This is a predicted structure of a 76-nucleotide RNA (c-di-GMP-I riboswitch aptamer) from Marinobacterium arenosum. Its Rfam family is "c-di-GMP-I riboswitch aptamer". Rfam links the family to the GO term cyclic-di-GMP binding. Its mean pLDDT, the model's own confidence on a scale to 100, is 85. Lineage of the source: Bacteria > Pseudomonadati > Gammaproteobacteria > Oceanospirillales > Marinobacterium.

[in-house]
RNA sequence: CUCCCGAAACGGCAAAAUCCGAGCAAUCGGAUGACGCAAAAUCACGGGUCCCACGCUGGAUAGCCGGAUUACCGAA
Numbered sequence: 001c002u003c004c005c006g007a008a009a010c011g012g013c014a015a016a017a018u019c020c021g022a023g024c025a026a027u028c029g030g031a032u033g034a035c036g037c038a039a040a041a042u043c044a045c046g047g048g049u050c051c052c053a054c055g056c057u058g059g060a061u062a063g064c065c066g067g068a069u070u071a072c073c074g075a076a
């Protein structure tokens, strides 16, 4: 120094719920809020789940799992 890994520190993200807004809906954006997270960063590629106006070529979820890409710190 790198990989695995995850002690500490500096910081980071933000579940449920409530309010405002978008959407038929799943769900998403903002505010409050913290259940949790070492990739809870990014990508719908594979599987799963969910929604509908059921499609010829529809959509949502990356905080369901796998995979890919990138990344902070450095004890054991």
Stems, first nucleotide, its partner, number of pairs: 005074002012037002017032006035063001041069003045066003048061004052055001